[in-house]
Context: one part of a larger RNA
RNA sequence: CGUAGGAUACUUGAAGGGAGCUGUUCUUAGUACGAGAGGACCGGAAUGGACGAACCUCUGGUGCAUCUGCUGUCAUACCAAUGGCACCGCAGAGUAGCUAUGUUCGGUUGGGAUAAGCGCUGAAAGCAUCUAAGCGCGAAGCUCACCCUAAGAUAAGGUAUCCCUCCCGUUUAUCGGGACUAAAGACUCCAUGGAGAUGACAUGGUGAUAGGUCACAGAUGUAAGCGCAGUAAUGCGUUCAGUCGAGUGAUACUAAUAAGUCGUGCGA
Numbered sequence: 001c002g003u004a005g006g007a008u009a010c011u012u013g014a015a016g017g018g019a020g021c022u023g024u025u026c027u028u029a030g031u032a033c034g035a036g037a038g039g040a041c042c043g044g045a046a047u048g049g050a051c052g053a054a055c056c057u058c059u060g061g062u063g064c065a066u067c068u069g070c071u072g073u074c075a076u077a078c079c080a081a082u083g084g085c086a087c088c089g090c091a092g093a094g095u096a097g098c099u100a101u102g103u104u105c106g107g108u109u110g111g112g113a114u115a116a117g118c119g120c121u122g123a124a125a126g127c128a129u130c131u132a133a134g135c136g137c138g139a140a141g142c143u144c145a146c147c148c149u150a151a152g153a154u155a156a157g158g159u160a161u162c163c164c165u166c167c168c169g170u171u172u173a174u175c176g177g178g179a180c181u182a183a184a185g186a187c188u189c190c191a192u193g194g195a196g197a198u199g200a201c202a203u204g205g206u207g208a209u210a211g212g213u214c215a216c217a218g219a220u221g222u223a224a225g226c227g228c229a230g231u232a233a234u235g236c237g238u239u240c241a242g243u244c245g246a247g248u249g250a251u252a253c254u255a256a257u258a259a260g261u262c263g264u265g266c267g268a
Base pairs, nucleotide, nucleotide: 001152005163006162007161008160009159010158011157015149016148017147018146021049022048023047024046025045026044027043033038051106052105053104054103055102059100060099061098062097066093067092068091069090070089071086072085073084074083075082076081110144111143112142117137118136119135120134164267165179166178167177168176169175180265185262186261187260188259189205190204191203192202193201209255210254211253212251213250214249215248216247218244219243220242225238226237227236228235229234
């Protein structure tokens, strides 16, 4: 820009893409078959491999703004306690998130038309013949079915709902003028993340959107100070303490204020 008014939702599906794999074991059955050795078709069940998708309850990884321990040095006057730097200084753990080696799921089943092939009926050609007319069975393949995209599918689809004025003059196909009106809705802007390079998407803008605060979950592992014991290092008590990023819920205390822009007037 188009989809013959403008919007907001929900959709149909032309078309396109994805998937499509397979082993072993048990049973049928040591049956059919076979002198024996051996050993099935068909049907039923279980369990795997590789591949793929989603997810983080479990098992782990990571987790450079979490907790603890430790070394050197500098600083806060000193002690103590902390902070900076040293590969995140080193080491031990680790929430959310992200992850695989972890978890769950998938290929199924069935219909249709067929290939090779197997047939029925059947002439040409009194027979025969699956074929010439006609009819049937038949594959991991084709197609529908399963999953995803999808109306720029220009044949531009469908459904529901919402929104929008009067007057004058006219060559009455409509056009011109005046006044009023900016609708539904969208965007800018702002608080953000389940989204993300940026656009976009999604939520919110006076309400739980973010921060703060409170509670809980969870992590670390028993803070500082003081007291007691010990010459002291240190230990014990207060203390399952103290501290804490992302998690869950609550709470308007702080910030989403205010404002602006587009979009018209019933539709050739």
A computed fold for a 268-nucleotide part of an RNA from a Pseudomonadota bacterium, annotated as large-subunit ribosomal RNA, domain VI.
The organism belongs to Pseudomonadota, within Bacteria.
Model confidence (mean pLDDT): 87 of 100.